[in-house]
RNA sequence: CUCUUAUCAAGAGCGGUGGAGGGAAUAGGCCCUGUGAAGCCCAGCAACCAGAAAGCGAUGAAAUAUUGCUUUUUACGGUGCUACAUCCUACAGAUCCAUUUUAUGAUCUGGAAGAUAAGAG
Numbered sequence: 001c002u003c004u005u006a007u008c009a010a011g012a013g014c015g016g017u018g019g020a021g022g023g024a025a026u027a028g029g030c031c032c033u034g035u036g037a038a039g040c041c042c043a044g045c046a047a048c049c050a051g052a053a054a055g056c057g058a059u060g061a062a063a064u065a066u067u068g069c070u071u072u073u074u075a076c077g078g079u080g081c082u083a084c085a086u087c088c089u090a091c092a093g094a095u096c097c098a099u100u101u102u103a104u105g106a107u108c109u110g111g112a113a114g115a116u117a118a119g120a121g
Base pairs, nucleotide, nucleotide: 001121002120003119004118005117006116007115008114013042015041016040017039021032022031023030026090027089028088029087043082044081045080048078049077050074051073052072053071054070055069056068057067058066059065086113091110092109093108094107095106096105098104
């Protein structure tokens, strides 16, 4: 970098440092920020990987064997995360309002793009 699967409205800092930007990219909008942005350190959150217990199933002649799922739980380690729904919209469909029609607008669903984890190449 590519592919597959899962998740993405919950949660987490009046800390130190730093000194002007930031909310992925493009466009539009809306915001955060010298009452201190990004980055770094510390602290914290969560529970994807990991451990433990219970239940249900599959394989098996059987087992204290192998394996799948569900629930509860732990937080040493590998990652991740710590404004706003992934900040919102962009593409398609459905419904609705106004309108002769179109454009436009609102709501919902799906997709695309993206982020993170685990696995494969």